[in-house]
């Protein structure tokens, strides 16, 4: 330099055009002599910029970061 892939919550993963879901974590409460476990509730996210569309995590383009391959 060329080609391919990935980017969603603090972490690990869903959602395949129609209000972004769950587990663990975190916070509050219950329970417990205390801790842990358990139960109930809550907070928090689509890498960036454009395009298509009534509507984009989803489709298209570019950029950024990372991974793989070729040279």
């Nucleotide at each position: 330099g060329c080609g391919g892939g990935u980017a969603u919550a603090g972490c690990u993963u869903a959602a395949a055009g129609g209000c972004a879901a769950a587990g663990c974590u975190c916070c509050u409460g219950c329970c417990u002599u205390c801790c842990a476990a358990g139960c109930a509730g809550g907070u928090g996210a689509u890498a960036u910029g454009g395009g298509u569309u009534c509507g984009a995590u989803u489709c298209c383009c570019a950029u950024u970061a990372c991974c793989c391959g070729c040279u």

This is a predicted structure of a 71-nucleotide RNA (transfer RNA) from Caldilinea sp. RNAcentral records the identical sequence in 4 taxa. Rfam family: tRNA. The family's RNA type in Rfam is transfer RNA. The coordinates come from a structure-prediction model, not an experiment, and the mean pLDDT is 82. The RNAcentral record of the sequence draws on ENA.